[in-house]
Molecule: small-subunit ribosomal RNA
Organism: Candidatus Staskawiczbacteria bacterium
RNA sequence: UUAUUUGAGAGUUUGAUCCUAGCUCAGGGUGAACGCUGGUAACGUGGAUACCGGCAUGCAAGUCACGGGGGCCGCAAGGCAACCGGCGAACGGCUUAGUAACACGUGGGUACAUACCUUAAACUGGAGCAUAGCUCGUCGAAAGACGGGGUAAUUCUCCAUAGUCCCGCAAGGGUAAAGCAGCAAUGCGGUUUAAGAAUGGCCUGCGGCCUAUCAGGUAGUUGGCGGUGUAAUAGACCACCAAGCCUAUGACGGGUAGGGGGCGUGAGAGCGCGACCCCCAAGAAUGGCACUGCGACACGGGCCAUACUCCUACGGGAGGCUGCAGUCGAGAAUCUUCCGCAAUGGACGAAAGUCUGACGGAGCGACGUUACGUGAAUGAUGAAGCCCUUAGGGGUGUAAAGUUCUUUUAUAUGGGAAGAAGUUAUUGACUGUACCAUAUGAAUAAGGAGAUCCUAAUUCUGUGCCAGCAGGAGCGGUAAUACAGAAUCUCCAAGCGUUACCCGGAUUUAUUGGGCGUAAAGGGUCCGUAGGUGGUCUAGUAAGUUGAAAGUUAAAUCUCAUCGGCUUAACCUUUGAGGUGCUUUCAAUACUGCUAGACUUGAGGGCGUUAGGGGUGAUCGGAACCGAUGGAGUAGGGGUGAAAUCCGUUGAUAUCAUCGGGAACACCAAAAGCGAAGGCAGAUCACUAGGACGACCCUGACACUGAGGGACGAAAGCGUGGGGAGCAAAAAGGAUUAGAUACCCUUGUAGUCCACGCUGUAAACGAUGGAUACUGGCUAUGUGAAGUGUCGACCCUUCACGUGGCGAAGCUAACGCGUUAAGUAUCCCGCCUGGGAAGUACGGUGGCAACACUAAAACUCAAAGGAAUAGACGGGGACUCACACAAGCGGUGGACCAUGUGGCUUAAUUCGACAACAAACGAAGAACCUUACCAGGUCUGGAAAUCUACAUGAAAGCCCUAAGAAACUAGGGCCCUUCACAAGACAUGUAGACAGGUGCUGCAUGGUUGUCGUCAGUUCGUGUCUUGAGACGUACCGUUAAUUCGGGUAACGAACGCAACCCUUGCCCUGUGUUUUAAAUGUCACGGGGGACUGCCCGAGAUAAUUGGGAGGAAGGCGAGGAUGACGCCAAAUCAGCAUGGCCCUUUGAUGACCUGGGCCGCACACGUGGUACAAUGGUAGGUACAAUGCGCUUCGAUGCCGUAAGGCGGAGAUUAAUCGCACCAAAACCUAUCUCAGUUCGGAUUGAAGUCUGAAACCCGACUUCAUGAAGCUGGAAUCGCUAGUAAUCGCCAAUCAGCUACGUGGCGAUGAAUACGUUCCUGAGUCUUGUACUCACCGCCCGUCAAGCCAAGCGAGCUGGGGAUAGCCGAAGUUCCUCGCAAGAGGGCCUAAGCUAGAUUCAGUAAGAGGGGCUAAGUCGUAACAAGGCACGGGUAGCGGAAGCUGCUCGUGGAUCAUUUUUUUU
Repeated sequence: UUAUUUGAGAGUUUGAUCCUAGCUCAGGGUGAACGCUGGUAACGUGGAUACCGGCAUGCAAGUCACGGGGGCCGCAAGGCAACCGGCGAACGGCUUAGUAACACGUGGGUACAUACCUUAAACUGGAGCAUAGCUCGUCGAAAGACGGGGUAAUUCUCCAUAGUCCCGCAAGGGUAAAGCAGCAAUGCGGUUUAAGAAUGGCCUGCGGCCUAUCAGGUAGUUGGCGGUGUAAUAGACCACCAAGCCUAUGACGGGUAGGGGGCGUGAGAGCGCGACCCCCAAGAAUGGCACUGCGACACGGGCCAUACUCCUACGGGAGGCUGCAGUCGAGAAUCUUCCGCAAUGGACGAAAGUCUGACGGAGCGACGUUACGUGAAUGAUGAAGCCCUUAGGGGUGUAAAGUUCUUUUAUAUGGGAAGAAGUUAUUGACUGUACCAUAUGAAUAAGGAGAUCCUAAUUCUGUGCCAGCAGGAGCGGUAAUACAGAAUCUCCAAGCGUUACCCGGAUUUAUUGGGCGUAAAGGGUCCGUAGGUGGUCUAGUAAGUUGAAAGUUAAAUCUCAUCGGCUUAACCUUUGAGGUGCUUUCAAUACUGCUAGACUUGAGGGCGUUAGGGGUGAUCGGAACCGAUGGAGUAGGGGUGAAAUCCGUUGAUAUCAUCGGGAACACCAAAAGCGAAGGCAGAUCACUAGGACGACCCUGACACUGAGGGACGAAAGCGUGGGGAGCAAAAAGGAUUAGAUACCCUUGUAGUCCACGCUGUAAACGAUGGAUACUGGCUAUGUGAAGUGUCGACCCUUCACGUGGCGAAGCUAACGCGUUAAGUAUCCCGCCUGGGAAGUACGGUGGCAACACUAAAACUCAAAGGAAUAGACGGGGACUCACACAAGCGGUGGACCAUGUGGCUUAAUUCGACAACAAACGAAGAACCUUACCAGGUCUGGAAAUCUACAUGAAAGCCCUAAGAAACUAGGGCCCUUCACAAGACAUGUAGACAGGUGCUGCAUGGUUGUCGUCAGUUCGUGUCUUGAGACGUACCGUUAAUUCGGGUAACGAACGCAACCCUUGCCCUGUGUUUUAAAUGUCACGGGGGACUGCCCGAGAUAAUUGGGAGGAAGGCGAGGAUGACGCCAAAUCAGCAUGGCCCUUUGAUGACCUGGGCCGCACACGUGGUACAAUGGUAGGUACAAUGCGCUUCGAUGCCGUAAGGCGGAGAUUAAUCGCACCAAAACCUAUCUCAGUUCGGAUUGAAGUCUGAAACCCGACUUCAUGAAGCUGGAAUCGCUAGUAAUCGCCAAUCAGCUACGUGGCGAUGAAUACGUUCCUGAGUCUUGUACUCACCGCCCGUCAAGCCAAGCGAGCUGGGGAUAGCCGAAGUUCCUCGCAAGAGGGCCUAAGCUAGAUUCAGUAAGAGGGGCUAAGUCGUAACAAGGCACGGGUAGCGGAAGCUGCUCGUGGAUCAUUUUUUUU
């Protein structure tokens, strides 16, 4: 440069939203394990834990007879095994304990060595001493050992010779050997040297874990001289000398770990891992040691010590599976005591060959990957079974059966390789295997998980917060697609799921690629070290950087291309390329670095001017306060919401004078000024730090930042000594309160003040680190300068530096920031990574202490949080309204009665309704019925409904008798003919479908209703604004009863509500006319129309909407009243009015149905709603007036007669009514008389007697009448209700329901007919706007802490136990080495050392009485701290106190509401 390759998200905090942030899931992987299931083959793979635990048994390293002598067998040829000797055994195989190291990787280096192999050269001559075997003997249980004798060699020793060998400058000196076979040729050896190949030793740059709660380490330590030692360098070791060496670029210590090639994942960068295969290292029961050898300090060699196991004659011995199999143990868990040396490779040998648990193969295990199969075609408007169903049907499903095929696989039989390389011959474990052919027959072969969302796939039944599920959110409390089963479906498939772990998703540690105003996060501030970064120009260099080339980066693996072999694939294999590193060489020189030189703009200095509560010390001042003394004066003062404690007749408070004392500095004063921050304020003086501006001069990058470090650092607190007026933690008292360890009050000590010293923290805040540069403005203010101007000044314009406000662009999750950035960029530092536990524990450092700094984990939760939105709420605010208060009138609450409810009682007292919105409510009528409840007696396909079939009967209906409480049962009669037949209707019976239920669920529902509320609100379309939830519209001003209207406006239109339309009523006109009347008229009835609209006038007002007043008018600003009830709220009420899903009861003891009787009326009590009263505005008696709405045929019922009366007899009239009746319609009112303040001539309860009426029936349990009786009660506590005009209050009349009535209730009607409203402070409720919020189940909210109970983990802890690594000392095996004696063999000793012992420390674990805090756990206790002004604003720091949250003092913050003031901005 080209090409190629290459990145997915979701759920979960909220009422909803955006953001932040964690948790969880979908993918891939594993030497896996577990569950269910399981046909075949190939290729791989398989002790991860206690295989560094223990091991029975067999095998895993021998070979050479052509080195040697003997022994045995054999007639011999020859064979066999042991011994000496040679080579090998240091390879191969296994494991990962140790090791943080030159162990490994990579790149370099050299003071070195090398048996066997290759090449080249030279030599290979003499001599000698032993020793095994063997033989004889001795000891021992054994293992084995010892002694005597003699013997060989390619064993050993000596001499000689020697150069291309070694030492040495040289001279010179020194150092080798082995033979055997063969008749021989020759072959195989031996020795020395040089070189090669290959292997190894050593050194070194760089690279790769965690921890600073490990900060200092080190005496052979660092270096030197000389030695020792080695193959070789070296403190590797020794003697002496010096005092160095390592470390913040992390030494030393602790923890963990074999390293790499690679493997898994990932878009990559990375992150995790280090099984199998390959390379390297290390280890061989534990520890130490050397010997042999080319090579070892040696897995299947030796010695010693230790632990363990075994044998034993008790004296002594033997052993080392981390080789292949196998066994025990522990564990969730990992194979056969197989075959063979045929192949490949190795050892020995001249070779034949022998050996080889390396290896080649087979076996076991779905442990993994790959491949194949379990059949194929056809086959119904579609069998059966099962499931669902709206009952019609649908699903399983061409699926099956059936028909026609095929034979991979399986089984059997037959044939049958390659793997052999080595010219001839021989040689195959696997194996009669792969493969081929034939035969048989769909025959031998499918499961697992899942189905609420994430996440592909749904229904029924059972269960009923139970049983259970669950990766997260979550599901289950009677209609569960989430539990369990079934059916169906989905995914994968000889597998499928689960668990564990890794990567990914997670940009959630961010190099790629994050952040820090409020979410976690800027250090309290400054100075400054290391470090990092750094202005302009020139030259050089070439370290970084860039390019090219070379070497290397083992093989395998991987990617791409390519060849081939297994039927394919996995797998194996050929060839090529790539493969971020390291080294070397050459080149380039823009940038960075380095060296040298220069520059002035960064920085600093000089000169001048200047502002300032900057700092330190000293002096001075006035006001206020307190105390003392004196004067004068008298009874209170003080304090609070109200009080009291307290002070005062010993004279207070108030007042005057004098003296004394300490602390703080009004006005000026400000949004201002200064300082690094903390902070700084009366005045003057002295000393002193920093800044700004102006014009020039000087130095010449001297700069910025700053880990560690240093200094400063409010208040409180501590130490020592002073001082002490006021204030005031603690403390005391008084109040408040349920309590009040508080808020309020009276006192009051530390402290507050000064000096010196410590502490070192704050909401130390702009919650905003420092520096530099850039990027529109407007405006105010402080300081300085310049210009214009002026006599001078102010003002004005400009520049620089500060301090504020509003705002372009831009940024931000939003709020907001915005030249004083939170914008755009660069550099440096600090800090963050879910909430809680916790700024806590432990450790360390500092401090006199209080404490400060540094700083975790276990455990626990799925959130915690930021900003903004809509509501709701506030003992927040503003405005407005309402019989909300106030002003009035009358009541309730007290009495008696009626009625409803609770409670109690009961066989039953049927059920529902419970703040407002239940309680004279459902019920506009419970004696039976109603009736649903209870007792008893009865019925069972039903009391009532529909259909089908059959049978019977004229049907239907009515009456009577008997038993019985009745239902019911039994029987009889009435009744019809017209002769027959048919059909229909009806009834009964039988059979079958089926009925019935006031049984449950109003939290499964429809419908209807209450309430806020007749309050003025609630929405939509389009549009605009906002990332979004949402907002605007509908805010604001004026106005209205009203979101009513007007103005204005990013809104414009519109809808449901408001209003109007509807009904009644008030005035007028008019039409009709039953009744009325003698007739008319018309008040009247029924129709129609007019009238009222702020229309007119005058003010106010934006000229508007509207409003104040007036005229006219019957009525005036909605004329009065009614009907009409928006979106919604309360899971509000009703399954018992009706309807209705689901569930439940229904063959004989029904939750259905019928009947009789009882109950719903029961009565120590409590509450609600009413009636009547308590009296003189009255009662009683007599008299006299005036209504309206309504109702009437099983009905209203007149005149008349009877009865004291209720009522009775009777039946004119009305016949659906202006006609007749209830009904002369009324009562209060008015007139007259009486009663005279009393429990009464008030009041009428209760009770007795006698009656009337309704009704089969008034006992439980009706109303009414008459006579008699004559209770409580003398105006009602706390509290509470209604009403604003024809209203309240008072008075009667009518109606529904209804046989009658419990009505004093309810719904209507008229009669008489008031008082009061200043006003909106307060109570209640409502509306609009705004504000705060941690509430949204929405303040009846949320929520804090102690205490009590249970569970859990961690820390402390008198102690106890165990492990690790050191230190000091003692002892000290084997062994190397040294010394002495000895001819030797050997004996003795020394240094070092493993193990062991002792001692005090250290570190890590385990365990523990006890004490303390923490976390978690539906309904425990005490309070109410916080969220609203949370009822004392809250919070930070500090100190004291208190059961607890907490309270109080001092100081700081706003992350405080409200009001006022001030300032600024905008508009005028």